[in-house]
RNA sequence: GCCCGGAUGGCGCAAUGGUUAACGCAAUCGCUUUGUAAGCGAUCGAUUGGGGGUUCAAGUCCCUCUCCGGGCU
Numbered sequence: 001g002c003c004c005g006g007a008u009g010g011c012g013c014a015a016u017g018g019u020u021a022a023c024g025c026a027a028u029c030g031c032u033u034u035g036u037a038a039g040c041g042a043u044c045g046a047u048u049g050g051g052g053g054u055u056c057a058a059g060u061c062c063c064u065c066u067c068c069g070g071g072c073u
Base pairs, nucleotide, nucleotide: 001072002071003070004069005068006067007066010025011024012023018056027043028042029041030040031039049065050064051063052062053061
C1' cells in the first nucleotide's frame, strides 16, 4: 500500500430501511431467609465510533475519516 471482518448500555450480544434499539450478565430497590447465596419481581442504563449524503423514514444503504482484528505484498 491493497483486501476482508468488526465498532450498539458497565460487559457480552441481537435488530428485514418502518411503531418505544430486543435479550443475557452486572448494578440498584423490593419479596423471600435468622443471615448470606440462589430464586422471584421491578427499576436503571444506548441517542448505535466521528463527519457527510440518499430517503417520507437509516444501527441498517452510499462516501469519507478514526480505531480494533485478520490476510496479501
Molecule: transfer RNA
Organism: Candidatus Iainarchaeum sp.